[in-house]
C1' cells in the first nucleotide's frame, strides 16, 4: 500500500431511522450485620471517535478523516 471489520459510561457490550439512549460489572449512598462480605433499593456518570452529507428526524444511512483489529502484498 489493497481489502474486510470495530469505535456508544470507568469496564464489557446492546441499541439495525422517530418516542426518556439502555444492560451486566464497577462507583457512591441507604437498608441488613456486633463488623466484614454477600443480598436487596437508590442514585450519580454519555459532545454514541472526528467532519460533512441525505432525510421532516441520524448512535443507526452515505462520504471522507482518525485509532485499534484481522487478512492479503
Nucleotide at each position: 500500500g489493497c481489502g474486510c471489520g470495530u469505535g456508544u459510561a470507568g469496564c464489557u457490550c446492546a441499541g439495525a431511522g422517530g418516542u426518556u439512549a439502555g444492560a451486566g460489572c464497577g462507583u457512591g449512598c441507604g437498608g441488613u450485620u456486633c463488623a466484614c462480605a454477600u443480598c436487596c433499593g437508590u442514585a450519580a456518570g454519555g459532545u454514541c471517535c472526528c467532519u460533512g452529507g441525505u432525510u421532516c428526524g441520524a448512535a443507526u444511512c452515505c462520504a471522507g478523516g482518525c485509532a485499534c483489529g484481522c487478512g492479503c502484498a